[in-house]
RNA sequence: CCAGAGGGUCGGGCGAUCGCGUCGGGGGGUUUCUCCCGUCGAGGAAAGUCCGGGCUCCACGAAACGACGGUGCCGGGUAACGCCCGGCGGGGGCGACCCCAGGGACAGUGCCACAGAGAGAAAACCGCCUCCGAAGCCUCGGCGUAGGAGGUAAGGCUGAAAGGGUGCGGUAAGAGCGCACCGCGGCGCCGGCAACGGCGCUGGCAGGGCAAACCCCACCGGGAGCAAGACCGAAUAGGGGCGGCAUAAGCGGGGUUUCGCCGCGUCGCCCGGGUUGGUCGCUGGAGGACGGGUGCAAACCCGUUCCGAGAAGAAUGAUCGCCCAAUCCGUUCAAUGCGGAGGGACAGAACCCGGCUUACAGACCCUCUGGCGCC
Numbered sequence: 001c002c003a004g005a006g007g008g009u010c011g012g013g014c015g016a017u018c019g020c021g022u023c024g025g026g027g028g029g030u031u032u033c034u035c036c037c038g039u040c041g042a043g044g045a046a047a048g049u050c051c052g053g054g055c056u057c058c059a060c061g062a063a064a065c066g067a068c069g070g071u072g073c074c075g076g077g078u079a080a081c082g083c084c085c086g087g088c089g090g091g092g093g094c095g096a097c098c099c100c101a102g103g104g105a106c107a108g109u110g111c112c113a114c115a116g117a118g119a120g121a122a123a124a125c126c127g128c129c130u131c132c133g134a135a136g137c138c139u140c141g142g143c144g145u146a147g148g149a150g151g152u153a154a155g156g157c158u159g160a161a162a163g164g165g166u167g168c169g170g171u172a173a174g175a176g177c178g179c180a181c182c183g184c185g186g187c188g189c190c191g192g193c194a195a196c197g198g199c200g201c202u203g204g205c206a207g208g209g210c211a212a213a214c215c216c217c218a219c220c221g222g223g224a225g226c227a228a229g230a231c232c233g234a235a236u237a238g239g240g241g242c243g244g245c246a247u248a249a250g251c252g253g254g255g256u257u258u259c260g261c262c263g264c265g266u267c268g269c270c271c272g273g274g275u276u277g278g279u280c281g282c283u284g285g286a287g288g289a290c291g292g293g294u295g296c297a298a299a300c301c302c303g304u305u306c307c308g309a310g311a312a313g314a315a316u317g318a319u320c321g322c323c324c325a326a327u328c329c330g331u332u333c334a335a336u337g338c339g340g341a342g343g344g345a346c347a348g349a350a351c352c353c354g355g356c357u358u359a360c361a362g363a364c365c366c367u368c369u370g371g372c373g374c375c
Stems, first nucleotide, its partner, number of pairs: 001371010012323007020041002023038006043346001047357002050355005055225004068221005073087005088102001089100004103216002108214002110210003125156002127152006136143003164182006183205001184203008229280004239271007250264004287306008324344001327341005
């Protein structure tokens, strides 16, 4: 210098003017209005709402079993997790490094499309081999086409997948049939907390794959969510209780009529529910930064220090000037130099926190790998 791998930080800056919202103070109006001053005012993802918690209410004796849902190598971290870290195993890359829902297939059931002879305790379609053998041939006893009986999973064919792989021997042809190496199963020893690995012995090798099919095993899980929920509560209307007056007239009810009964009235006091509205929940928390310690790390402990939106139809913006990059043009042999143009990604709080995922113009930093060149 070229090509690449992993990780981190930022994500326009400064100034002026105007505007918006919260809070505090002051003034004018007075039902929510308005003016002035001060203060503070989005993010790394505020997003998707996919996991895990806090908090709140509801339900419920506890526990176990069952049902349903989720998770699934091992160890650690954490309030917890399906997250993170470190390992193991498998796969990819020359390498830095990256990817993997990665328990169980002799508990049982199911599936394996198309193709193919055969898809499972499987299968002879072609081929190969042995025997018999019409036709045919000859030196007359054999050879041998079609065909028949059998052997064979080495070769071909189909397929994602066909009962270990390569080689040598062996055989009628073949075959773990025998042997060597590799792979695999079992047992033992050693290392490791473990997943697992190494070594030795042993077995010719065994019923393929799929559990993001049912299922089995282990572990976890009550439900709903800040429109959760709590408090205050006007006028008016309606409800209940007690008491006073009236129980006269009228109306309604039990089929009708009479009588009777009950309710409807009005005034006063009290009680509770509840609409508009208001207050709380509401932001200081499993919090950030720095330093020290433990740990490979995630993370934890200690100390210092900092805290800066809490709105609710919901504010956080606009214009101008000067800079900084992206990008483009000119100059130039070529520019990273010079001159000019140019204009800033994704997006936006709504109870809070830990994660994951997704979107993102561009800038900067650190570590590492492969190659080339120079000293």
Description
Predicted 3D model of a 375-nucleotide RNA (Bacterial RNase P class A) from a Pseudomonadota bacterium. The source organism's lineage runs through Bacteria, Pseudomonadati and Pseudomonadota. The sequence is in RNAcentral, with records from ENA. Its Rfam family is "Bacterial RNase P class A". Rfam classes the family as a ribozyme. Rfam's curators write: Ribonuclease P (RNase P) is a ubiquitous endoribonuclease, found in archaea, bacteria and eukarya as well as chloroplasts and mitochondria. A source record names the gene rnpB. Its mean pLDDT, the model's own confidence on a scale to 100, is 75.